[in-house]
RNA sequence: UACGAUAAUGGCAAACUUAUCGAAAGAUAAGGACGCAAAGCUACGGGUCUAAGGCUUAAAGCUAUGACCGCCGGGUUGCCGAAA
Numbered sequence: 001u002a003c004g005a006u007a008a009u010g011g012c013a014a015a016c017u018u019a020u021c022g023a024a025a026g027a028u029a030a031g032g033a034c035g036c037a038a039a040g041c042u043a044c045g046g047g048u049c050u051a052a053g054g055c056u057u058a059a060a061g062c063u064a065u066g067a068c069c070g071c072c073g074g075g076u077u078g079c080c081g082a083a084a
Base pairs, nucleotide, nucleotide: 003081004080011036012035016031017030018029019028020027021026034070040076041075042074044073045072046071047068048067049066053063054062055061
């Protein structure tokens, strides 16, 4: 550098519930564990979600400046060390 044990030490925490914030998507906190070797950080590329505002409309619809890194990549930092 790469790889990832039925190893060790620790770590994170899906769904769901409650509270708060938010127009929503969603976020935060507490409880809770489905899972995770980067499930640490970063919206940089792709993707996904939402549509307050804006555009438009008869209704619809379109749109990110709002979100998601536990969707896939990239960047960056990092614990442990069996086998190959």
Molecule: c-di-GMP-I-GGC riboswitch aptamer
Organism: Domibacillus epiphyticus